Record summary:
Predicted 3D model of a 268-nucleotide RNA (Bacterial large signal recognition particle RNA) from a Solirubrobacteraceae bacterium. RNAcentral holds the sequence, with entries from ENA and MGnify. The coordinates come from a structure-prediction model, not an experiment, and the mean pLDDT is 75. It is recorded under the gene name ffs.
């Protein structure tokens, strides 16, 4: 070197998950790779072998180690997209206020703005009317066993009679009283309302007279500036918590690929 029978070892890996942590079942991915039974509030094990039978290759295309390689999966940031919450008034716009300028309008030499004077317009007080309230008269109904008032049947009772007398209960009236009603008188409360006239106050704003005195004045619209001021909307900053897909950065990595290691017995 060859050819025989052996042994170690192999007949898949690998992410995420789960788990104090490994292996597995179950998902994914890789891609061909022995069979059967078993495992989710599970089967097993402690640095780490799935477990039980069972068959097959076997010392190298196979087994074991480096390197390369990169399907795939994980983590983290940033970008972006949408919500939500907070700020911000420096930008934009929306809504409002103050000022100018321009432009078209009215009023005014039949006297503008301005001034002072007088009156009124408020304000208070006194009065004076109205409505309202509240008691009260009028006003209607009840209302009295006797002690009310008429008429008093029967009775009584007085008289020799004529005649008289008191008076039950009926009936009719009424008194206090009670109820109604709120037309009418007259009182009265307090707040409302009007108001001539009086008497005070103010006179900041209107107003209306007539006087001085002599040329402005008006208020809104329309455009543009400017300044401000907001419950605002977008934009901006900020936070949170999602959500995509690609891309950075990192972590594992499969499939392919390179290199390198690794037995024992007999015989020729």
């Nucleotide at each position: 070197c060859c050819g025989u029978g052996c042994u170690a070892g192999g007949c898949g890996g690998g992410g995420a998950g789960u788990u104090a942590g490994c292996g597995g079942u179950g998902c994914c991915c890789u891609g061909a790779a022995c069979u059967c039974g078993c495992a989710a509030u599970c089967c097993g094990c402690u640095c780490a072998a799935g477990c039980g039978a069972g068959g097959c290759c076997g010392a190298a295309u196979u087994c074991c180690c480096u390197c390369c390689a990169g399907a795939g999966g994980g983590g983290c940031g940033a970008a972006c997209c949408a919500c939500g919450c907070g700020g911000c008034g420096c930008g934009c716009c929306c809504c409002g206020c103050c000022g100018g300028c321009u432009g078209g309008g009215g009023c005014g030499u039949u006297g503008a703005u301005g001034g002072g004077c007088a009156g009124g317009g408020u304000c208070c007080c006194a009065c004076g009317c109205g409505a309202u309230g509240c008691a009260g008269g009028u006003c209607c109904g009840c209302g009295a066993a006797c002690c009310a008032g008429g008429u008093c049947a029967g009775g009584u009772c007085c008289g020799g009679a004529a005649g008289g007398a008191a008076g039950c209960a009926g009936c009719c009236u009424u008194a206090a009283g009670c109820g109604g009603g709120u037309g009418c008188c007259g009182g009265u409360a307090g707040g409302c309302g009007c108001g001539a006239c009086g008497g005070g106050a103010g006179c900041u704003c209107c107003c209306u007279g007539a006087c001085c005195g002599g040329a402005g004045c008006c208020a809104g619209c329309a455009g543009c500036c400017g300044g401000u001021g907001g419950c605002g909307g977008c934009a901006c900053c900020g936070c949170g918590g999602g959500g995509c897909g690609g891309u950075g950065c990192u972590u594992c990595g499969a499939c392919a690929g390179a290199g390198g290691g690794u037995g024992c017995a007999c015989g020729g």
About this RNA: It matches the Rfam family "Bacterial large signal recognition particle RNA". Gene Ontology terms of the family: signal recognition particle, plasma membrane targeting and SRP-dependent cotranslational protein targeting to membrane, signal sequence recognition. The family's RNA type in Rfam is non-coding RNA gene. Rfam describes the family as follows. The signal recognition particle (SRP) is a universally conserved ribonucleoprotein involved in the co-translational targeting of proteins to membranes.